[in-house]
Context: one part of a larger RNA
RNA sequence: UCAUGGCUAAGGAACUAGGCAAAUUAGUCCUGUAACUUCGGGAUAAAGGACCCCCAAGCAAUUGGGGCGCAGAGAAAUGGCCCAGGCGACUGUUUAUCAAAAACACAUGGCUUUGCUAAAUUUAAUGAUGAUGUAUAAGGCCUGACACCUGCCCGGUGCUGGAAGGUUAAGAGGAGGGCUUAGUGUUACCAUCACGGUGGCACGAAGGUCUGAAUUGAAGCCCCAGUAAACGGCGGCCGUAACUAUAACGGUCCUAAGGUAGCGAAAUUCCUUGUCGGGUAAGUUCCGACCUGCACGAAUGGUGUAACGAUCUGGGCACUGUCUCAGCCACGAGCUCG
Repeated sequence: UCAUGGCUAAGGAACUAGGCAAAUUAGUCCUGUAACUUCGGGAUAAAGGACCCCCAAGCAAUUGGGGCGCAGAGAAAUGGCCCAGGCGACUGUUUAUCAAAAACACAUGGCUUUGCUAAAUUUAAUGAUGAUGUAUAAGGCCUGACACCUGCCCGGUGCUGGAAGGUUAAGAGGAGGGCUUAGUGUUACCAUCACGGUGGCACGAAGGUCUGAAUUGAAGCCCCAGUAAACGGCGGCCGUAACUAUAACGGUCCUAAGGUAGCGAAAUUCCUUGUCGGGUAAGUUCCGACCUGCACGAAUGGUGUAACGAUCUGGGCACUGUCUCAGCCACGAGCUCG
C1' cells in the first nucleotide's frame, strides 16, 4: 500500500450520475393501523408497549413481593419505513457466458380460415401431426386483467364476391409461303439417219419437310361492388364581435376522408431549463396546471386504475465512515532481510 472484517468524537448524504456500499429494522405476544380499493385487499401499513432471575399463593392460567446488569427476543438466525409519479394489470418467461426489463408470455377481446379423407403443417411418396378432436373444435393474425370507450375515410395496396365487355398462354385451326422434284418448256455443247447424252435457266403436280394468317381458346389483369379490431390515411388560405386580444361565425381551394372522445412540453416537445404554481436557502430532474401537439390519439388500441414489481423517476423519516477527514484494531498478501 492492497484485500477482508471490526470500532469511531462532532456532524449526518454535505458523498455521488445515483444513499452505490454500509448502517438501521428484525423474533413472539399485546395495542393500534390511513388514503385508496376490483371490498378480496392495502396490512407485519404506519405508530406504540411487553419479554430475564428468585420467593409466596394457586391444579393452572396468573397474581403479589423481591433482585441483578450498560443491555432480559442478553448469542446466531431474523422485514428499514413512508409519500408521489411513469411503464407493465397480476404469478410467470428471456439474451447458458456484459442487458431480467417498460421486452416475451398471459387470462380477456376481435378479425379470419376450416363441415371432416377439415383447414393448416410435414414428406419424393405411402403416411404422420392436427385428433382417437368435430365450429363451445382446430389453425393463422392482432390486442393484452378490469372500468369507460374504440370516431371519420374503401381513393391507393391487400382480401372477398361478380361476371357483361376488353386483353390474354399452351393447345386447336391451317389461308398462304419457302425448300425438295417426277415431268414440261427453252438454251449451250457432244453425238447422230433417228430416238438421244451432258450441262444451264424457267415453270413445276403429288408427297415429304420447314414455316404460318384469320378464327377459337381458362384463370389472371383491366372492369364492377364489398371490406379498416385488413396494410394504411385522417388539410390549407383569408376575413369577422362596441378597448385590445381572440374568433362561436363567414368565404374560398383541395381531398377518399380531413383527427371525434380522451390525453397532452408526455418513455412522444425541436425551439426549451416553454410559462405559472408546489416542493428547496438555492431544483436542466420531479409533481400539478396551461395548450403554441416541430412530430399524441383510439385493439399498430385511447384514457383511467386497486393489487403486484431484485423495474424506472422525484421527495421525506430513520440510519449510518458515502462524506467533512481521517484514525485505530484483527487477519491475509505485497515489500525488505533471512
Model confidence (mean pLDDT): 86 of 100. A computed fold for a 338-nucleotide part of an RNA from a marine sediment metagenome, annotated as large-subunit ribosomal RNA, domain IV. It matches the Rfam family "Bacterial large subunit ribosomal RNA".